Model confidence (mean pLDDT): 80 of 100. A computed fold for a 62-nucleotide RNA from an uncultured bacterium, annotated as Fluoride riboswitch aptamer (crcB RNA motif). It was read from a public genome assembly, where an Rfam model found it.

[in-house]
RNA sequence: UCAUUUCCGGGGAAUGAGGUCUCCCCAAUAAUCGCCCGCCGGCUGAUGACUUCUACCCAAAA
Repeated sequence: UCAUUUCCGGGGAAUGAGGUCUCCCCAAUAAUCGCCCGCCGGCUGAUGACUUCUACCCAAAA
């Protein structure tokens, strides 16, 4: 100096914010940035998962 591994931290997981959780991924030129469709265009979801709030959608009651 380079490469690899371990530990402690950091970051990420298709639309907002907070908390939590093991697991998963990444090492900054990264992980990640959904699906259908030739085009036009169309579809689902605010989570990786759990939970709270906000937005949206459906139904009912007052």